[in-house]
RNA sequence: CCGCGAAAAUGGCAAACCCGUCGCGAGGCGGGGGCGCAAAGCCAUGGGCCUCCGGUUGGCGUCCCCCGCCCAGAACCGCAGGUCGCCAGGCUGCCGAA
Numbered sequence: 001c002c003g004c005g006a007a008a009a010u011g012g013c014a015a016a017c018c019c020g021u022c023g024c025g026a027g028g029c030g031g032g033g034g035c036g037c038a039a040a041g042c043c044a045u046g047g048g049c050c051u052c053c054g055g056u057u058g059g060c061g062u063c064c065c066c067c068g069c070c071c072a073g074a075a076c077c078g079c080a081g082g083u084c085g086c087c088a089g090g091c092u093g094c095c096g097a098a
Stems, first nucleotide, its partner, number of pairs: 004096002012037002017032006035085001041091003045088003048083004053078005058070004
């Protein structure tokens, strides 16, 4: 230095929920609170999921028919957002047992 992550050490972050606040909303921020996390540090780049607005009447398995499944407060598409504690990827980082 790289890999790796322990019944080590110093610490760190902070789920649900509650209060306040911003937002149409998903959700964000602050305080409390700890479910947990070896990157639960940062980045919205690729997926996934969620929200707003608009459109279509359908969508998927499957190119078509049949068939099967989902379904109209649903699905799909477009657009604009959110989520990094959903996954992947990128950048950076504490410690040092096997």
Molecule: c-di-GMP-I riboswitch aptamer
Organism: Gemmataceae bacterium